[in-house]
Order: sequence, then structure tokens, then C1' cells
RNA sequence: UGGGAAAAAGGCAAACUCCGGGUGACCGGAGGACGCAAAGCCACGGAUCCUGAUAUUCUGUCAGGAUAGCCGGGCUGCCCCGA
Repeated sequence: UGGGAAAAAGGCAAACUCCGGGUGACCGGAGGACGCAAAGCCACGGAUCCUGAUAUUCUGUCAGGAUAGCCGGGCUGCCCCGA
């Protein structure tokens, strides 16, 4: 510095269940593994969702929030293979 076919040291942990928090999206802990080569970290852009306000009319606007395991972007990093 390029890559993740194979292998391996290890890592994370969807759905679901229980307990707790939140109006809510959702979050934390325990159990549990669908998957993941950044499923480590960051809401910067897009997207989706929630709450409130507002206009109007069934969607738009504004404010605040959620998702990093939706996509892009930024920062950092393990193993292995190659140059």
C1' cells in the first nucleotide's frame, strides 16, 4: 500500500423472551444467534421513523429527537493473503 477466496486468533450480536428507562421512534442489562471483515466510533449529507408546533389539507413547513445492523462520508483498528 492493494485485497478478503481460504484458514485461523479472537470480536460483535438480528429476531424472540425477561427486567429496567422513554409520550414515542428507540435505548440499557441478561439470555439467545440471523448475520457481520469494521455489525468499532462520529448524526456531516441523503433516507426512513418518532414527538411537538404550524399552515392547510391529507400532505407540506418548522423545531427537537431515533436508527452507525439503510446508503454515502469522516476517524481509528484485529487477523490473513499479495506487492

c-di-GMP-I-GGC riboswitch aptamer from a Caldisericota bacterium, 83 nucleotides, folded computationally. The model forms 91% of the base pairs in the Rfam consensus. Its mean pLDDT, the model's own confidence on a scale to 100, is 82.